[in-house]
RNA sequence: AGGGCUAUAGUGUCAGCGGUAGCACGUUGGUCUCCAAAACCAAAAGCCGGGGUUCGAAUCCUCGUGGCCCUG
Numbered sequence: 001a002g003g004g005c006u007a008u009a010g011u012g013u014c015a016g017c018g019g020u021a022g023c024a025c026g027u028u029g030g031u032c033u034c035c036a037a038a039a040c041c042a043a044a045a046g047c048c049g050g051g052g053u054u055c056g057a058a059u060c061c062u063c064g065u066g067g068c069c070c071u072g
Base pairs, nucleotide, nucleotide: 001071002070003069004068005067006066007065010025011024012023013022019055027043028042029041030040031039048064049063050062051061052060
C1' cells in the first nucleotide's frame, strides 16, 4: 500500500436478511434477616462516528475510526 472480517448496556454476549433491542454477570433500590450473605421483586444503563437511501435505518449504501487477519 491492497484485500477480508469485526464494532450492540459497566463487562461478556444472542437474535434481528427495514417497523417496540434481549440474556447473564455487575450496579442501585426494596422484601426477607438480630446483622450480613443467599433468595425474590423492581429500576437505571447500549446498536463505534459522519453522510446518504427510505414513510421509517441498529439493519441497506458510502466515507472514516478502533481491533483482528491475509497479501506484498
Transfer RNA from a candidate division WWE3 bacterium, 72 nucleotides, folded computationally. It was read from a public genome assembly. Model confidence (mean pLDDT): 80 of 100. Rfam family: tRNA. Gene Ontology term of the family: triplet codon-amino acid adaptor activity.